Description: This is a predicted structure of an 88-nucleotide RNA (c-di-GMP-I-GGC riboswitch aptamer) from Planococcus halocryophilus. Lineage of the source: Bacteria > Bacillati > Bacilli > Caryophanales > Planococcus. It was read from a public genome assembly, where an Rfam model found it.

RNA sequence: UCUGAAAAAGGCAAACUCCACCGAAAGGGGAGGACGCAAAGCCAUGAGCCUAACCGUUGAAAAACGCAAGGUCGUCAGGUUGCCAGGG
Numbered sequence: 001u002c003u004g005a006a007a008a009a010g011g012c013a014a015a016c017u018c019c020a021c022c023g024a025a026a027g028g029g030g031a032g033g034a035c036g037c038a039a040a041g042c043c044a045u046g047a048g049c050c051u052a053a054c055c056g057u058u059g060a061a062a063a064a065c066g067c068a069a070g071g072u073c074g075u076c077a078g079g080u081u082g083c084c085a086g087g088g
Stems, first nucleotide, its partner, number of pairs: 001087004011037002016032004021028002035074001041080003045077003048072004055066004
């Protein structure tokens, strides 16, 4: 540096359940639980997807539309760090 998870040591933890947790929400956190993952470690840089409070517009109202901003790294890409084995 490339390939791979067969072996060995391990790691993470989907759905779902519970919480007098955080949040407007998406979602996040903790515990349980394993669908799976060779980076399912970390980073919100590009794209995608999700929410869209406040604010603005319309409306009698309900609500609808727009938007800032937030989220998602287990959506894809990119950056960065790393165990083991084999090749160069």
The coordinates come from a structure-prediction model, not an experiment, and the mean pLDDT is 84.